The prediction has a mean pLDDT of 88. A computed fold for a 111-nucleotide RNA from a bovine gut metagenome, annotated as FMN riboswitch aptamer (RFN element). The sequence is in RNAcentral, with records from MGnify.
RNA sequence: UUCUUCAGGGCAGGGUGUGAUCCCCGACCGGCGGUAUAGUCCGCGAACCACCUCGGUGGCCGAUCCGGUUAGAUUCCGGUACCGACAGUUAUAGUCUGGAUGAGAGAAGAA
Repeated sequence: UUCUUCAGGGCAGGGUGUGAUCCCCGACCGGCGGUAUAGUCCGCGAACCACCUCGGUGGCCGAUCCGGUUAGAUUCCGGUACCGACAGUUAUAGUCUGGAUGAGAGAAGAA
């Protein structure tokens, strides 16, 4: 440098109601790289918005503290709290359906 493969999880149970996995109680989930093992640190991807010569470029981008161990941890252990694109829907969605058998940070392998 080229090619191949891989690369996102989740409402059990209950309440109200004509109707809700969307409301309420409760339950559950956590992309990639870095760093003492991270959804909350730093950085990136995706989504969203604008522009575009359709290759991309720019913008935007959520959320944790306390104690303990340690040389060192907002990462481990104990406790406590918080966050989650867009469109759709008989009723308001991190979890249902859809764009998506997509894209992709990147990981592994081959030449």